About this RNA
The RNA shown here (FMN riboswitch aptamer (RFN element)) has 120 nucleotides. The coordinates come from a structure-prediction model, not an experiment, and the mean pLDDT is 82. The sequence was found by an Rfam model in a public genome assembly. Its Rfam family is "FMN riboswitch aptamer (RFN element)". Rfam 15.1 lists 6,230 matches to the family in 5,120 species.

[in-house]
RNA sequence: AUGAAUUCUCGGGGCGGGGUGAGAUUCCCCACCGGUGGUAGAGUCCACGACCCAUCAAAGAAUGGCUGAUACGGUGAAAUUCCGUAACCGACGGUAAAGUCCGGAUGAAAGAGAAUGCUG
Numbered sequence: 001a002u003g004a005a006u007u008c009u010c011g012g013g014g015c016g017g018g019g020u021g022a023g024a025u026u027c028c029c030c031a032c033c034g035g036u037g038g039u040a041g042a043g044u045c046c047a048c049g050a051c052c053c054a055u056c057a058a059a060g061a062a063u064g065g066c067u068g069a070u071a072c073g074g075u076g077a078a079a080u081u082c083c084g085u086a087a088c089c090g091a092c093g094g095u096a097a098a099g100u101c102c103g104g105a106u107g108a109a110a111g112a113g114a115a116u117g118c119u120g
Base pairs, nucleotide, nucleotide: 003118005116006115007114008113009112010111016030017029018028019027031100032099033090034089035048036047037046038045043088044087052065053064054063055062070086071085072084073083074082092103093102094101
C1' cells in the first nucleotide's frame, strides 16, 4: 500500500424582531437553516439515505414503490458547484394551519473514521 473480515466510534441544521388574535415560534411582514457519495467546491445536477406506502398473522429484516426545489451574468481548460444578482424547495402525527416547536427518535440509515489479526 491492496483486498475482504470482525469490532468499536461518529453520523441534520434553523423563529430573533414586528403585526393580527382569546389563542399562532403554525397565519401576515422581515429573519434563519441545508444529511451522504460523485463531479471545479452543489439544499436545487447525477446517485443515495431519511420519512411515508405495499408485500408478511404480527414485528424485525428484506424486496418493491413513493420521494421537493434555479435561472441569468462573470471568470476559467473545466463550475446549474466558485463570484455577482434575483429566485425557489422542504415527510408524518400533535397543536390556531409548522422546513425552524413538541413527538416517534437516548431510534434508524446513506456513509465517514479508527482498531485488530489475516492476505500480497